[in-house]
RNA sequence: GCAGUACUGGUGUAACGGUAGCGCCUCAGGUUUCCAUUCUGAUGGUAGGGGUUCGAUUCCCCUGUACUGCU
Repeated sequence: GCAGUACUGGUGUAACGGUAGCGCCUCAGGUUUCCAUUCUGAUGGUAGGGGUUCGAUUCCCCUGUACUGCU
C1' cells in the first nucleotide's frame, strides 16, 4: 500500500427493511430477625457522518478503532 472481518447499555450476545430483545451487572420493592437465595419492576444502547427508502442495527458511500491475510 491492497483486501477481508467486526463495532449494539457497565459487560457478553441476538435481531426477514417494520415497536431494538435476552443473560449478567446496577437501582427500587416483596419475601427473611439480618444476610444469602428467590420473585416482581425500573434505568440504560445500534462506532461517527452522509445517502437510498414511507420506514435502516439491517442496503450503499466516506471516516475512525481493533483483528486477520497478501505485498

Annotation: Transfer RNA from Tydemania expeditionis, 71 nucleotides, folded computationally. Rfam family: tRNA. The family's RNA type in Rfam is transfer RNA. The sequence is in RNAcentral, with records from ENA. The prediction has a mean pLDDT of 81.